[in-house]
The prediction has a mean pLDDT of 77. The RNA shown here (Glycine riboswitch aptamer) has 107 nucleotides and comes from an uncultured Ectothiorhodospiraceae bacterium.

RNA sequence: AUGGUUGGUGGGAGAGACUCUGUGGUACAGGCAACCAUGCUGGACUGACAGAGAGCCGAAGGCGCAACACGCUCGGAAUCGCUCAGGCAAAAGGACCGCUAAUUCGC
Numbered sequence: 001a002u003g004g005u006u007g008g009u010g011g012g013a014g015a016g017a018c019u020c021u022g023u024g025g026u027a028c029a030g031g032c033a034a035c036c037a038u039g040c041u042g043g044a045c046u047g048a049c050a051g052a053g054a055g056c057c058g059a060a061g062g063c064g065c066a067a068c069a070c071g072c073u074c075g076g077a078a079u080c081g082c083u084c085a086g087g088c089a090a091a092a093g094g095a096c097c098g099c100u101a102a103u104u105c106g107c
Base pairs, nucleotide, nucleotide: 003104004103005102006101007100008099009098010097011096018053019052020051021050022049023048024046025045026044028042030041031040032039033038055088056087057086061084062082063081064080068075
């Protein structure tokens, strides 16, 4: 010098603002009561909360496998596959990459 680890910083994809129900909230068509104020009901909207339903994504994590090696019941990779977890407006997260600082192996 390179490599490893950690920190900082910049970039960083994919898939539904899904449907239904309830609560809350918003403005109010209509109806009833009251006739001073207003109350009840009600459909409409809602990127909020909760529950349910099917669909989809793969680049946190997790799991699985080839060649090869061993000769043994074993080892063995990923940006590949699975989709448990996670995610499907924004935000957050995000494998990986660039720059940088510290530290470390070794020459």

The sequence was found by an Rfam model in a public genome assembly.